[in-house]
RNA sequence: AAACGGCAACCCGUCGGAAACGGCGGCACGCAAAGCUCCGGGCCUCACCGCUCACAGCGAAGGUGGCCGAGCUGCCGAA
Numbered sequence: 001a002a003a004c005g006g007c008a009a010c011c012c013g014u015c016g017g018a019a020a021c022g023g024c025g026g027c028a029c030g031c032a033a034a035g036c037u038c039c040g041g042g043c044c045u046c047a048c049c050g051c052u053c054a055c056a057g058c059g060a061a062g063g064u065g066g067c068c069g070a071g072c073u074g075c076c077g078a079a
Stems, first nucleotide, its partner, number of pairs: 006031002011026006029066001035072003039069003042064004049059003
């Protein structure tokens, strides 16, 4: 630089959840790891629990891997 392909944002429908958000179907914004993993950070939710307590806030808990880092794995090729 190619080739076979892969994933799939937003939105819509539906289901789960208190919520963030996630599953499934349709659709593609994009992605060379947009494959997997909450180990570190960021951000989001906060029904229940704890601190505080009018509230708010904080912690825990939950989420986000398409926010980043890190770890593991992976197609083709000049290699």
The RNA shown here (c-di-GMP-I riboswitch aptamer) has 79 nucleotides and comes from a soil metagenome.
The prediction has a mean pLDDT of 87.
Of the family's consensus pairs, 91% are formed in the model.